[in-house]
Molecule: transfer RNA
Organism: Candidatus Woesebacteria bacterium
RNA sequence: GGAUGCAUAGCUCAGUUGGUAAGAGCACCGAUCUUAUAAGUCGGGGGUCCAUGGUUCGAGUCCAUGUGCAUCCA
Numbered sequence: 001g002g003a004u005g006c007a008u009a010g011c012u013c014a015g016u017u018g019g020u021a022a023g024a025g026c027a028c029c030g031a032u033c034u035u036a037u038a039a040g041u042c043g044g045g046g047g048u049c050c051a052u053g054g055u056u057c058g059a060g061u062c063c064a065u066g067u068g069c070a071u072c073c074a
Stems, first nucleotide, its partner, number of pairs: 001073007010026004019057001028044005050066005
């Protein structure tokens, strides 16, 4: 230098053919339980989906460019 893949919650990830309130597990907070801790049970907070632009009635999803990471080729 070229090619491919990935980027969504603190972490690991899901999100179908673009479609109507963005989810799960773990973690965190509160309550309950316990002599206490942990586990269990109940409840709660937390994300404008890497950035910018475009297409569309509508974008996490499609397109372009850029950024970061990984792999391969030279």